[in-house]
RNA sequence: AAAGUGUGCCGGGCAGCUGCUGCAGCCGUAAGGCUGGGGAGGAAAGUCCGGACUCCAUAGGGAAGGGUGCUGGCUAACGGCCAGGCGCAGCAAGCCUUCGGGCCCAAGGCGACGGCAAGUGCAACAGAAAAUAUACCGCCGAUGGACCCGGCAACGGGGAUCAGGCAAGGGCGAACCGGAGGUGUAAGAGACCCCCGCGGACGUGGCGACACGGACGGCUUGGUAAACCCCACCCGGAGCAACAUCAAAUAGGCAUAUGCUGCGUCGCGAGGCGCUGCCGGCGUCCCGUCGGAGUAUGCGGGUAGAUGGCUUGAGGCCGCAGGCAACUGCGGUCCCAGAGGAAUGGCUGCCACGCGAACUUCGGUUCGCGAACAGAAUCCGGCUUACAGGCACACUUUUUUC
Numbered sequence: 001a002a003a004g005u006g007u008g009c010c011g012g013g014c015a016g017c018u019g020c021u022g023c024a025g026c027c028g029u030a031a032g033g034c035u036g037g038g039g040a041g042g043a044a045a046g047u048c049c050g051g052a053c054u055c056c057a058u059a060g061g062g063a064a065g066g067g068u069g070c071u072g073g074c075u076a077a078c079g080g081c082c083a084g085g086c087g088c089a090g091c092a093a094g095c096c097u098u099c100g101g102g103c104c105c106a107a108g109g110c111g112a113c114g115g116c117a118a119g120u121g122c123a124a125c126a127g128a129a130a131a132u133a134u135a136c137c138g139c140c141g142a143u144g145g146a147c148c149c150g151g152c153a154a155c156g157g158g159g160a161u162c163a164g165g166c167a168a169g170g171g172c173g174a175a176c177c178g179g180a181g182g183u184g185u186a187a188g189a190g191a192c193c194c195c196c197g198c199g200g201a202c203g204u205g206g207c208g209a210c211a212c213g214g215a216c217g218g219c220u221u222g223g224u225a226a227a228c229c230c231c232a233c234c235c236g237g238a239g240c241a242a243c244a245u246c247a248a249a250u251a252g253g254c255a256u257a258u259g260c261u262g263c264g265u266c267g268c269g270a271g272g273c274g275c276u277g278c279c280g281g282c283g284u285c286c287c288g289u290c291g292g293a294g295u296a297u298g299c300g301g302g303u304a305g306a307u308g309g310c311u312u313g314a315g316g317c318c319g320c321a322g323g324c325a326a327c328u329g330c331g332g333u334c335c336c337a338g339a340g341g342a343a344u345g346g347c348u349g350c351c352a353c354g355c356g357a358a359c360u361u362c363g364g365u366u367c368g369c370g371a372a373c374a375g376a377a378u379c380c381g382g383c384u385u386a387c388a389g390g391c392a393c394a395c396u397u398u399u400u401u402c
Stems, first nucleotide, its partner, number of pairs: 001398010012351007020039002023036005041373001045384002048382005053239004065235005070084005085113001086111003094103003114230002119228002121224002136170002138166003143163003147158004178196002181193003197219001198217002202213004243308004253299006260277001262275005278292005315334008353370007
């Protein structure tokens, strides 16, 4: 320098005019006014995961149910993040090429990545066969028989014909009971051998996942746990419309006083006392009808409403230190929306940016158009999704120069 990959950040600026909403000060009896200062995001979104906080509660153990799942670390916690291991796919570069492609595969991408060698189960279609293996095509037919030929006979020869042997090759499939080569054989086969794969130990390295090594073992132990299940760890529920405080009107509750209704009783009478409070009169009962069921004061619950919770926080920025990193510690500094039918807006000008057109002395000039996704509602950490345009950095490969 070119190409590629990844990460982080920004996501218009300034000024004027005019609104809206909190806060502070001043003025005002009040309504309100004036001044000053604050006023959306990287996702405020989806509400998926985790926590703080609040109440119910005491949630300690067990059962049930749910969640998570390679290793180490970070964290308040997490299904998040960082670093590492293993596996998979694969672009560029490189190598090979029969020019179809193949091998290898940087940075980077993807992985619910504990256990099917605990138990139980499952496997469509195709296929002969899908897990105690099997035999459709095929190969062989050494051995035994039949048949044909030769021979007096013993016996010799023949075709793949029967029994039988085999699983190399073909075919089916996502997957076929280790792979490829050799020995061997009638043909074959882990039957045997070398290499690879697999297994449990051992040694070395690593905190660990795991890697490497030589020897041994048998060719079982194919797949599937986002199948039941087993193992390890974690989890009480509801949510700021949580919750707390103050507290109208109406209705209802309780207490007291007074009055009233009915009955009983006492009294000549006025009236007193007791019981009763949906009961009494008329009436056998129901229906019906009539009368009363009152008034005052106090208390308490709760609704509307008001206030708190409410934004100072696992907080931002800067510096130093530790760590590969996530992150952590120390010091300094800053205060940065807080509404409640819900404010955070609109217009204009200039500048910056992008696109188009015209002109051009090729330096630019003028005109027009455009400028995303979206929007707080208790707060915080993540994840996911949406996003016009722009900036920076890191890593890898190749080439060139010093």
Bacterial RNase P class A from a Burkholderiaceae bacterium, 402 nucleotides, folded computationally. Of the family's consensus pairs, 92% are formed in the model. NCBI's taxonomy places the organism under Bacteria, Pseudomonadati, Pseudomonadota, Betaproteobacteria, Burkholderiaceae. RNAcentral holds the sequence, with entries from ENA. It matches the Rfam family "Bacterial RNase P class A". By type it is a ribozyme. Rfam describes the family as follows. Ribonuclease P (RNase P) is a ubiquitous endoribonuclease, found in archaea, bacteria and eukarya as well as chloroplasts and mitochondria. The coordinates come from a structure-prediction model, not an experiment, and the mean pLDDT is 76.